[in-house]
Context: one part of a larger RNA
RNA sequence: GGCGCAUGGUGAAUGCCUUGGCACUAGGAGCCGAUGAAGGACGGCACUAACACCGAUAUGCUUCGGGGAGCUGUAAGUGAGCUUUGAUCCGGAGAUUUCCGAAUGGGGGAACCCACUGUUCGUAAUGGAGCAGUAUCUUGACGUGAAUACAUAGCGUCUUGAUGGCAUACCCAGGGAACUGAAACAUCUAAGUACCUGGAGGAAGAGAAAGAAAUUAUUCGAUUCCCUAAGUAGCGGCGAGCGAAACGGGAAGAGCCCAAACCAAGAGGCUUGCCUCUUGGGGUUGUAGGACACUCUAUACGGAGUUACAAAAGAAUGGAUUAGACGAAGCGGUCUGGAAAGUCCCGCCAUAGCAGGUAAAAGCCCUGUAGUUAAAAGUCCAUUCCCUCUUGAGUGUAUCCUGAGUACGGCGGAACACGUGAAAUUCCGUCGGAAUCCGGGAGGACCAUCUCCCAAGGCUAAAUACUCCCUAGUGACCGAUAGUGAACCAGUACCGUGAGGGAAAGGUGAAAAGCACCCCGGGAGGGGAGUGAAAUAGAACCUGAAACCAUGUGCCU
Numbered sequence: 001g002g003c004g005c006a007u008g009g010u011g012a013a014u015g016c017c018u019u020g021g022c023a024c025u026a027g028g029a030g031c032c033g034a035u036g037a038a039g040g041a042c043g044g045c046a047c048u049a050a051c052a053c054c055g056a057u058a059u060g061c062u063u064c065g066g067g068g069a070g071c072u073g074u075a076a077g078u079g080a081g082c083u084u085u086g087a088u089c090c091g092g093a094g095a096u097u098u099c100c101g102a103a104u105g106g107g108g109g110a111a112c113c114c115a116c117u118g119u120u121c122g123u124a125a126u127g128g129a130g131c132a133g134u135a136u137c138u139u140g141a142c143g144u145g146a147a148u149a150c151a152u153a154g155c156g157u158c159u160u161g162a163u164g165g166c167a168u169a170c171c172c173a174g175g176g177a178a179c180u181g182a183a184a185c186a187u188c189u190a191a192g193u194a195c196c197u198g199g200a201g202g203a204a205g206a207g208a209a210a211g212a213a214a215u216u217a218u219u220c221g222a223u224u225c226c227c228u229a230a231g232u233a234g235c236g237g238c239g240a241g242c243g244a245a246a247c248g249g250g251a252a253g254a255g256c257c258c259a260a261a262c263c264a265a266g267a268g269g270c271u272u273g274c275c276u277c278u279u280g281g282g283g284u285u286g287u288a289g290g291a292c293a294c295u296c297u298a299u300a301c302g303g304a305g306u307u308a309c310a311a312a313a314g315a316a317u318g319g320a321u322u323a324g325a326c327g328a329a330g331c332g333g334u335c336u337g338g339a340a341a342g343u344c345c346c347g348c349c350a351u352a353g354c355a356g357g358u359a360a361a362a363g364c365c366c367u368g369u370a371g372u373u374a375a376a377a378g379u380c381c382a383u384u385c386c387c388u389c390u391u392g393a394g395u396g397u398a399u400c401c402u403g404a405g406u407a408c409g410g411c412g413g414a415a416c417a418c419g420u421g422a423a424a425u426u427c428c429g430u431c432g433g434a435a436u437c438c439g440g441g442a443g444g445a446c447c448a449u450c451u452c453c454c455a456a457g458g459c460u461a462a463a464u465a466c467u468c469c470c471u472a473g474u475g476a477c478c479g480a481u482a483g484u485g486a487a488c489c490a491g492u493a494c495c496g497u498g499a500g501g502g503a504a505a506g507g508u509g510a511a512a513a514g515c516a517c518c519c520c521g522g523g524a525g526g527g528g529a530g531u532g533a534a535a536u537a538g539a540a541c542c543u544g545a546a547a548c549c550a551u552g553u554g555c556c557u
Stems, first nucleotide, its partner, number of pairs: 001556009015542001016507002020478002022475007029467002031165002039100003042055003046078002050074002052059001061094006070082003105114003115134007136162002140158005170201001171199005181188001185237001211220002224251004234242002255459003258403001262281009286437001288402004292396005302390004314385009324373003330346001332345002335342001347364002349353001355367003408432008418444001439454005494501002514541001517528004
């Protein structure tokens, strides 16, 4: 020096664990904000840097309930206190809530600066201090009031509402790509996707037929969603691809209100007998209906109601919810052990053998669980009462009404599964432009017959979509290089001018019992002693692999 073996060091894999995550289920909740939000800045504890909590009433204040012995957060310690005259703690309702922030008196480089008006305090006076108000737009009312006579614009005061945030989800609308695919690429696709903007709700949107259909058929009867029809009918450089609908089966179910004709009142205009406007009555449909005329009926029997159909308040009862309460049965014996819940042997409870903890593995030790039960106060739901609203039919068919720059057509586009096609249907731009119930639309060019329906006004719950959040629970989900980026003071440290990017980092022990005392050393550290089951569990702390580094030893050279 090499090769082995042993013992250590270093290192942190592996094993075991779980405070944290992930995916779901059921129920709840689904908004907050000028009464100042979300989010922050700065402060508040005797000692207090941070987190949490709170706001100059600052680690808290008041009150009503619960609860019952300790308490002054994480968080030990010292000090000082509170508490059976019921504290700490939990829940309901209140008060306070600096400054910034839509930020709203003006300004501003957020958390700062400077004002005005009224009023109070204070000064000999000036200075000073406190409280309230003072943004813009908008609704309504009132006042005032130009050019310009009346008026109007404008201005002022009071009053109503708005603004901003978000749950990176769901919804509706206005705009709207490209990569890509077509094995290139231009129509096409990706895709009305991503993204931007506006708006709203707990859902949104749609919705009570100018419907669907016609074989079934003398048919169905608002909308929405699911299954199916069906990868069908179709569309398509008939390429790539795109791709229905009705019927049928289910979920859920609910229907209504205006405009008009006509009547009445009021107001205005003038051409003085008409027109217009406002309010009230009336009226709302396709087998046409209504007005109008006539005939019955009729003032409350009855019907309906707070999500539409008109709209508001209250009471009682019950249920749910926001704290809780009671809650069975071994302090059994034996063995091992540091420790029994394990072993063996005897019992007991069970509407409770879910789960967690306790020195190893507990139905009967603790917390609980099944079951039963509880609310001063708040919230929600249901029922009833109170209350509120309300005439209903028939006959006649002479007249009147039944949504107009609308329907529809040409041209140019778009949406419909449908790329202009034979292209119906729907929407937009532009140019034209009807009919009026003896009327009009649709049935996929168009015409006839037939059938169905009544556009050009509006509202409408449920079934459906989603989950920032709350409660309870589940998992052939993860177990610290995994699972959220984040199990730990993480969107932190750190990087970047900025938008933005973005970590690492868990485990002593059952219990700190965290090594009194002695020795070496300046200390660090170590040796004894002691604790402990264990200290090669000593905080650089469970286990402690390998690489790597030593020491000892065997063999070879």
This is a predicted structure of a 557-nucleotide part of an RNA (large-subunit ribosomal RNA, domain I) from Lysinibacillus composti. The organism belongs to Lysinibacillus, within Bacteria. It was read from a public genome assembly. Its Rfam family is "Bacterial large subunit ribosomal RNA".